[in-house]
Molecule: small-subunit ribosomal RNA
Organism: uncultured bacterium
RNA sequence: AGAGUUUGAUCCUGGCUCAGAUUGAACGCUGGCGGCAGGCCUAACACAUGCAAGUCGAACGGUAACAGGAAGAAGCUUGCUUCUUUGCUGACGAGUGGCGGACGGGUGAGUAAUGUCUGGGAAACUGCCUGAUGGAGGGGGAUAACUACUGGAAACGGUAGCUAAUACCGCAUAACGUCGCAAGACCAAAGAGGGGGACCUUCGGGCCUCUUGCCAUCGGAUGUGCCCAGAUGGGAUUAGCUAGUAGGUGGGGUAACGGCUCACCUAGGCGACGAUCCCUAGCUGGUCUGAGAGGAUGACCAGCCACACUGGAACUGAGACACGGUCCAGACUCCUACGGGAGGCAGCAGUGGGGAAUAUUGCACAAUGGGCGCAAGCCUGAACCAGCCAUGCCGCGUGGAGGAUUAAGGCCCUCUGGGUUGUAAACUCCUUUUAUCUGGGAAGAAAUGUAUUUUUUCCAAAAUACUUGACGGUACCAGAGGAAUAAGCACCGGCUAACUCCGUGCCAGCAGCCGCGGUAAUACGGAGGGUGCAAGCGUUAUCCGGAUUCACUGGGUUUAAAGGGUGCGUAGGCGGACAGGUAAGUCAGUGGUGAAAUCUCCGAGCUUAACUCGGAAACUGCCGUUGAUACUAUUUGUCUUGAAUAUUGUGGAGGUAAGCGGAAUAUGUCAUGUAGCGGUGAAAUGCUUAGAUAUGACAUAGAACACCAAUUGCGAAGGCAGCUUACUACACAAUCAUUGACGCUGAGGCACGAAAGCGUGGGGAUCAAACAGGAUUAGAUACCCUGGUAGUCCACGCCCUAAACGAUGAUUACUCGACGUGUGCGAUACACUGUACGCGUCUGAGCGAAAGCAUUAAGUAAUCCACCUGGGAAGUACGUUCGCAAGAAUGAAACUCAAAGGAAUUGACGGGGGUCCGCACAAGCGGUGGAGCAUGUGGUUUAAUUCGAUGAUACGCGAGGAACCUUACCUGGGCUAGAAUGCUGAGUGACCGUGGGUGAAAGCUCAUUUUAUAGCAAUAUACACUUAGUAAGGUGCUGCAUGGCUGUCGUCAGCUCGUGCCGUGAGGUGUUGGGUUAAGUCCCGCAACGAGCGCAACCCCUAUCACUAGUUGCCAUCAGGUAAUGCUGGGAACUCUAGUGAAACUGCCGCCGUAAGGCGUGAGGAAGGAGGGGACGAUGUCAAGUCAUCAUGGCCUUUAUGCCCAGGGCUACACACGUGCUACAAUGGCGGGUACAAAGGGUUGCUACCUGGUAACAGGAUGCUAAUCUCAAAAAACCCGUCUCAGUUCGAAUUGAGGUCUGCAACUCGACCUCAUGAAGCUGGAAUCGCUAGUAAUCGUAUAUCAACAAUGAUACGAUAAAUACGUUCCCGGACCUUGUACACACCGCCCGUCAAGCCAUGGAAGCUGGGUGUACCUAAAGUCGGUAACCGCAAGGAGCCGCCUAGGGUAAAACUAGUAACUGGGGCUAAGUCGUAACAAGGUAACC
Repeated sequence: AGAGUUUGAUCCUGGCUCAGAUUGAACGCUGGCGGCAGGCCUAACACAUGCAAGUCGAACGGUAACAGGAAGAAGCUUGCUUCUUUGCUGACGAGUGGCGGACGGGUGAGUAAUGUCUGGGAAACUGCCUGAUGGAGGGGGAUAACUACUGGAAACGGUAGCUAAUACCGCAUAACGUCGCAAGACCAAAGAGGGGGACCUUCGGGCCUCUUGCCAUCGGAUGUGCCCAGAUGGGAUUAGCUAGUAGGUGGGGUAACGGCUCACCUAGGCGACGAUCCCUAGCUGGUCUGAGAGGAUGACCAGCCACACUGGAACUGAGACACGGUCCAGACUCCUACGGGAGGCAGCAGUGGGGAAUAUUGCACAAUGGGCGCAAGCCUGAACCAGCCAUGCCGCGUGGAGGAUUAAGGCCCUCUGGGUUGUAAACUCCUUUUAUCUGGGAAGAAAUGUAUUUUUUCCAAAAUACUUGACGGUACCAGAGGAAUAAGCACCGGCUAACUCCGUGCCAGCAGCCGCGGUAAUACGGAGGGUGCAAGCGUUAUCCGGAUUCACUGGGUUUAAAGGGUGCGUAGGCGGACAGGUAAGUCAGUGGUGAAAUCUCCGAGCUUAACUCGGAAACUGCCGUUGAUACUAUUUGUCUUGAAUAUUGUGGAGGUAAGCGGAAUAUGUCAUGUAGCGGUGAAAUGCUUAGAUAUGACAUAGAACACCAAUUGCGAAGGCAGCUUACUACACAAUCAUUGACGCUGAGGCACGAAAGCGUGGGGAUCAAACAGGAUUAGAUACCCUGGUAGUCCACGCCCUAAACGAUGAUUACUCGACGUGUGCGAUACACUGUACGCGUCUGAGCGAAAGCAUUAAGUAAUCCACCUGGGAAGUACGUUCGCAAGAAUGAAACUCAAAGGAAUUGACGGGGGUCCGCACAAGCGGUGGAGCAUGUGGUUUAAUUCGAUGAUACGCGAGGAACCUUACCUGGGCUAGAAUGCUGAGUGACCGUGGGUGAAAGCUCAUUUUAUAGCAAUAUACACUUAGUAAGGUGCUGCAUGGCUGUCGUCAGCUCGUGCCGUGAGGUGUUGGGUUAAGUCCCGCAACGAGCGCAACCCCUAUCACUAGUUGCCAUCAGGUAAUGCUGGGAACUCUAGUGAAACUGCCGCCGUAAGGCGUGAGGAAGGAGGGGACGAUGUCAAGUCAUCAUGGCCUUUAUGCCCAGGGCUACACACGUGCUACAAUGGCGGGUACAAAGGGUUGCUACCUGGUAACAGGAUGCUAAUCUCAAAAAACCCGUCUCAGUUCGAAUUGAGGUCUGCAACUCGACCUCAUGAAGCUGGAAUCGCUAGUAAUCGUAUAUCAACAAUGAUACGAUAAAUACGUUCCCGGACCUUGUACACACCGCCCGUCAAGCCAUGGAAGCUGGGUGUACCUAAAGUCGGUAACCGCAAGGAGCCGCCUAGGGUAAAACUAGUAACUGGGGCUAAGUCGUAACAAGGUAACC
């Protein structure tokens, strides 16, 4: 310090999420030790039991218990026991009295100020402590205890009697006290203890002295009470609240001021700087976080407050309205003899309950502190310690060094091997912290106490000795032995450090966000390995941070969320120039305070650290005081430039009212006139022979104002348009006369505010929601048409909203330019120019995410107002205000998503645009679709009908040839290292053969023969077979794991790169533009310059010629020969063969053009503008096709999914489709005759020729391994004849019979031949295919595969040989540019709403049930206060009674709030529901408010 996530990618806006720190935590797994801390956050829920506040005999009367003494008695053991008496002594139960129970300890319910914090203040009290001054004289009557009697179950009493005090009450004394102007008046007390010489004594003491206590007063200290200011949560969907309320006078009351209380008077007081009401909450020092500013928080420690079962009240006291006190009421619990009583853990432990969750019914007062006491001492669950808990922080350990055969095992892999775990282990040497055992053993103890001694009159001080430790035999130290006693947790897709295998197969599961999982998951589960932290580690929860995501520091508002519809103006905020005063803000110095602890720095102590101690700094604050005066403020005086006024002009659809005008429309009347009019994409509804439409004249009505007219003008906005008049407002210019800051903005408020709508009354021509009809359509509650009512118009009154937009608040100042335009002024001509105010366009700096804005800012600054903070739910609900209503304004939450959004980029798409191309259309020719058959596919069938291919780009496709084989399928029979190959071991034997049985065959089984090579031999080798082991096999799955190959867009002209430049960037430029081309072909221009893959060319065939060569081909010339033939000699001319070359380049000419290039029935030429054809297929697209050509990862199978065999099937057949063949005939069929090719094949072959057969073919026989022989006949064509328009002499399917050939075998299931049979079909609906020249069409020929053949297929070859193209509007496909886009899986896209289903939260709701609060009334305990004749008391006074107030209780009517509810409303979410298609492209009617 940042990162992930919206997109195909980008920049921005914006939310969500993560990494950090934290905790009084909890949960999961795990757990060695120690130190220091912490430990009911929930039920202020209820509590069993024990303890937590007592003490003083030196205040008192006393003596229940204990101990001692004394006296007496008894017993006997004659010094012991027992009994009685005695408070005599130590002590002490209960009681009187004093002090303390107001501290300490707990909790946070209440409390938004009676609190807290900070700083001030005056009208107070203050026990114990302390300083000072004085006093403490003399009396009195009671009463507990106790005794007696007595009530009650108990708690607790009652009556009578006795008694003391530091208990109580008078009297005396009385000031520096109180009251009072003064005179004066009034007010107190208590003793106790130690020691003691003389004196006195009632023998108790008095007296003296010391100590302590007591009373009064004045001070101090401490503590407490009171007042003021500022600060201290949220809500305005809480805007008004308040009668003791605000103030005064006078009583009362208090320690004290005060409406604190009462009587009277006044009518005030608080509030937008947030009163009142509601919700929440103890406050602070601090703590956590953060760079800071801030934000969150208030456990532990410390200060303050409040509370003590709930509510009320007072008493006592220095102090309480009192946690372990009292009274009353209430709820609850317990006891009870039913009459009545008792209790209060939010003290320490502990129990139940609640809860995710929080400890021992511990030790001791040794220390610190507190209460009482002279003291010893007693009490102390405060405090000190211990126990439990990894709850946190800190420290230590679980070993160290060496050690390679890199062991075994695990895991992984490319698997005879390697990698990793891993120096890790084993093993060797060493150490002993911790744990264990043994021994020693503190500090904390300063001091108190006791005893003695010394000084001292006592008090007191000093010294010595002894005593006192819960923790604890703890910390610590030493010794012993032995690596011995000690490692887990989370994670490993990115963020985020760390990767592989197996299992699983959108299942199981994971997940903080993005997301992973549908058969090769680094994301699930396991394992190996790794990473991080470590006695802990993860998860969950909380808060801060990151988040500049509420922005003071430090944000925004044209389009992302966000400028109010507009103006006027109140409060408020801000405000021109000069000078003076003041000093509130501001700044500086200084004083007080800001508790301690904490934080920071320095130092010190525990072995270190945490922790603790000392010192410093800090505590950014508040208050006082002294100064400064630039700025702000305030005040005084002045100024003119801001603002306003005045004078003179100018301008305009500015406003209101009244009047007037013509064109058009409609209606009416009359006239002319006749059959239609009208309307549409096309129609129809409608009008019209009762005379329409059209035309003419006249009349009537209402509304709107053509041309002028504009990118114009005016107005605050909405808005404003014929002409005239009246009234009225405004702006600007010029003049520079007047006032003298009078200004700007503006929360609330007031006014205006299009259209639609509402009310009342008019008006009603046009247009026109609703409505009706006609069309369109699958439907059409729409778009189109014909009608048509509200409304549209006027007056008055409401409504108050708009995409009320410049999506841009108002005002002021400043900041480069160019051009146009409106209105003024400069002497009123034009032009030009200057100046001022408007309206516009373009552009620079600057700004901006970009688009863009740019003196009319979205620039640079200032002031004020308004508004925003993810999307949806929602501008909805509830509440309130306004409105006649419609509705408007204000305006949430639950829930849900991880996005929603802006601008720009590249594509794709458009029923957007432009340009261009293609047998794309058009123009033509011939087909398909109808028939029969062939073939392929689907479907169906089947034991099997093997598998694949499925729009174009599958379907005569893989297959270029299924009877067996092929063959992968089915049925049945067999084999199991297997049908083939290699290697190793063992055995047998040469191998090779032959035969038998069984069987459908495969197979199983039996028998037989000879014995190889080398060596003397043992034996070895080779070969074959058997066997064992390695290893095989699979046309099984995955083409969505792959290679290779292929199809398609498309032989379309495109696809990219380097450098440079532009842009924040994705990207752009280049490659766009103007021309041209078949072409990104070329030229020109240009922030581009070059280059690559494609195009073209180079290659092959073909068209012309030349040269070379001349057999098997050729034969012009010469010669020979035949019935005939290049047959022969010969020739090398021609054809041809096959090699090498030439030739074509817009090169020439003319025209057009800058050029590229184009045009021409141009020339020449065999060929002319790429001559014709082929091979050749850019980047990429379709997860296109193929695991069944082949190869290959993974998975599956191994007596089977492998291998062998027989038979069957792939050939089935209601049907549908594709591709073909043959036809339907006369441009023809049939018969006869006669011509002309090219390219191929052939020894397992092609076969001349001869014979036989009607023929298929058969039997002979010859040539040829081929320019030699052969297949081989070319066919259409041409000539002659016949048929004569018929289902025929067309057509050939089908069927019967007989044959031939191939083959082991033609039944399923071959082809061919002959004879016979002779079906459909007479040119084919919608629709659709191919082709632009040697092409279509027609005709035959050959070959591959192949024993034969289902070939009408495929691939080649030649023969004959057309028609048409005006042209690019349209259909289809494609290319480029541009435009829109909410698409990017890219229009086969995206996406909206109702309905149906499930789930979730929520609004309304007849009602029902709670809660808190206020008001009114009734009642009223305890208690203070006030009053008071009877009773008590000598009196003071008390009891009793009365009154006021009041907790509580009750009643009433409202309001508020929460829960729940039949039913009901919308909302959200949910892979594949229904209906349509509203939006995004001109979204098919532009969209939206």